[in-house]
RNA sequence: AUUCUUUUAACUCAGUGGUAGAGUAACGCCAUGGUAAGGCGUAAGUCAUCAGUUCAAAUCCGAUAAGGGAAU
Repeated sequence: AUUCUUUUAACUCAGUGGUAGAGUAACGCCAUGGUAAGGCGUAAGUCAUCAGUUCAAAUCCGAUAAGGGAAU
């Protein structure tokens, strides 16, 4: 240098064009004599960045960046 793939909450991951979600973690409440476990709830996202297509993009196209793989 070529090619494929990944990038979404603090972490692990869903989400194949129409309101961004789950589990764990954090915080609050309930419960207990108290703690752990448990129950209920809350907060936390410029969906890696930029540009394009579209009435509408996390999703489709392109470029860039970072990580991983393959072949020469």